[in-house]
Molecule: SAM riboswitch aptamer (S box leader)
Organism: marine eukaryotic metagenome
RNA sequence: CUUAUCAAGAAAGACAGAGGGAUAAGGCCCUACGAAGUCUUGGCAACCUCCCGAUAGAAUCGGGAAAGGUGCCAAAUCCUAUCCCGAUAAUCAUCGGGAAGAGAUAAG
Repeated sequence: CUUAUCAAGAAAGACAGAGGGAUAAGGCCCUACGAAGUCUUGGCAACCUCCCGAUAGAAUCGGGAAAGGUGCCAAAUCCUAUCCCGAUAAUCAUCGGGAAGAGAUAAG
C1' cells in the first nucleotide's frame, strides 16, 4: 500500500504498585475489592491452515476440525469529532440512519 472483518464470543493466579480505556479535545467509564506492565495456566474465535461437498479445474460458496502461525478475553473500535439524510425541535440541541476519515487484526 491492497483486500477482508470489526454491536457476537472468551479470566483465573503470581509478581508489581497508579494509572488505564490508540490519538490533541469533549463525554462517559474501569481502577487500592489493585490500573499499566511481565509471567503461568485456562479460554474465545476461526484470518491463515487442514478435511468434506458443490464446480472440469481455479476462483468462489456451504459445512466441519482446532494440532500448528497470528489475534483476542470490560463497555459497539466505549461514544463523539468531518459530511449527508430523516424525525423531534427551532437555530442551540437530542435521537436514528448512511458515507468518509482515523484505528485494530489477519492475509498478501